Description:
This is a predicted structure of a 92-nucleotide RNA (c-di-GMP-I riboswitch aptamer) from a Planctomycetota bacterium. The model forms 100% of the base pairs in the Rfam consensus. Lineage of the source: Bacteria > Pseudomonadati > Planctomycetota. The coordinates come from a structure-prediction model, not an experiment, and the mean pLDDT is 84.
RNA sequence: ACACGAUAAGGGCACUCCGGUCGAGAGGCCGGGUCGCAAAGUCACGGGGCCGUCCGGCGUGAAAAUCGCCAGCGGCCGGCCGGGCCGCCGAA
Numbered sequence: 001a002c003a004c005g006a007u008a009a010g011g012g013c014a015c016u017c018c019g020g021u022c023g024a025g026a027g028g029c030c031g032g033g034u035c036g037c038a039a040a041g042u043c044a045c046g047g048g049g050c051c052g053u054c055c056g057g058c059g060u061g062a063a064a065a066u067c068g069c070c071a072g073c074g075g076c077c078g079g080c081c082g083g084g085c086c087g088c089c090g091a092a
Stems, first nucleotide, its partner, number of pairs: 004090002012037002017032006035079001041085003045082003048077006056070004
């Protein structure tokens, strides 16, 4: 240095929920809180999920309706998985 991660040491973050706030929404931010996490630091690159939209397609229907699904487009999720980058400590 790399790999690895212990009943080690010093610490860190903060799920669900609650209050406030921004947003059409998914969700974000601040505070409380403390389930858990060796990257629960960071980056939407790949997969996946969620929200919205509707020129298009399919189904339903008497129908130009309505409703549902798909594609496309825009957005969100890093504590869903993978991957990149950075990183404290140091037992086996």